[in-house]
RNA sequence: GCACCCGUAGCUCACUGGAUAGAGCUCUUGAUUCGCAUUCAGAAGGUCGCGGGUUCGAGUCCCGCCGGGUGCA
Repeated sequence: GCACCCGUAGCUCACUGGAUAGAGCUCUUGAUUCGCAUUCAGAAGGUCGCGGGUUCGAGUCCCGCCGGGUGCA
């Protein structure tokens, strides 16, 4: 340099163009306990990497850029 894959919550990841974007873990509050753990209930946490385009509507499709990975040279 070229090709391909990936980028969504603090972490690991879902999400066929149509909702107010979700799960598990973590964190946090309460219950339970003498206390801890477990268990149960709740809360918080996101510009879906950035910019532009297509569309009535984009996390999802297209283009560019940035970052990571793999292969080739």
Model confidence (mean pLDDT): 82 of 100. The RNA shown here (transfer RNA) has 73 nucleotides and comes from an Acidobacteriota bacterium. The RNAcentral record of the sequence draws on ENA. The source organism's lineage runs through Bacteria, Pseudomonadati and Acidobacteriota.